[in-house]
């Protein structure tokens, strides 16, 4: 890349350091956020607990922790319409 299947209104940072202009997936409309430095990158830190390991269980499936692979830490995926359109695990091809 592709496909299937869970989840996407809980819960965690006004922290450092790069960086330098637009940005909150696409389209339209509206809201915010942004040189008092936004989204982004990197690092600690904190949350969850999908997978690994653990412990009951023939099995489905249950509980726990929080080391190890992921993901996440304002606003419901920011809000409506439309488009099965996007994200993260996991498992096949």
């Nucleotide at each position: 890349c592709u496909u299937u299947u869970a989840u996407c209104a809980a819960g965690a940072g006004u922290c450092a350091g790069g960086g330098g202009a637009g940005a909150g997936a696409g389209u339209c409309a509206g809201c915010u956020c942004g040189a008092u430095g936004a989204u982004c990158c990197u690092g600690c830190a904190c949350c969850a607990a999908c997978c690994u390991g653990c412990c009951c269980g023939c099995a489905c499936g249950g509980g726990g922790a929080a080391a190890g692979g992921u993901g996440g830490u304002c606003c419901u995926g920011c809000u409506g319409a439309c488009a099965g359109c996007g994200a993260u695990g996991a498992g096949g091809g």